[in-house]
RNA sequence: GUACUGCAGAAGCAGACCCCCUGAAAAGCGGGGACGCAAAGCCUCCGGCCUGGUGAACCACAGGUUGCGUGUAUACCCUCGGGUUCGACGGUAGCGGGGCUGCCAGC
Numbered sequence: 001g002u003a004c005u006g007c008a009g010a011a012g013c014a015g016a017c018c019c020c021c022u023g024a025a026a027a028g029c030g031g032g033g034a035c036g037c038a039a040a041g042c043c044u045c046c047g048g049c050c051u052g053g054u055g056a057a058c059c060a061c062a063g064g065u066u067g068c069g070u071g072u073a074u075a076c077c078c079u080c081g082g083g084u085u086c087g088a089c090g091g092u093a094g095c096g097g098g099g100c101u102g103c104c105a106g107c
Base pairs, nucleotide, nucleotide: 001107004106005105006104012037013036017032018031019030021028022027035094041100042099043098045097046096047095048092049091050090055086056085057084058083059082061081063077064076065075
């Protein structure tokens, strides 16, 4: 100096799960806890994946409306409640790529 390598020591981080809080959720903060990690340090730029509150489209269960001599009528509406789908502006950096930075030893 830091491109590459990770067999040592020291230090570091901390999955699942449990508790608290935040959040519509996904998920996140903190505490406990360790499956793992040489960038499991930081950043959503790209792709993937997760969620679907606001929103959009649709349905017409509930609800409502018109008409009524018979009938049109298996009609009409559907803001709010209910259902389906789409959808990131939400998340995931411990899904991958990319960017920035960095300890020790080797080199």

Model confidence (mean pLDDT): 81 of 100. c-di-GMP-I riboswitch aptamer from a Betaproteobacteria bacterium, 107 nucleotides, folded computationally. The sequence was found by an Rfam model in a public genome assembly. The model forms 95% of the base pairs in the Rfam consensus. Taxonomically the source falls in Betaproteobacteria (Bacteria, Pseudomonadati, Pseudomonadota).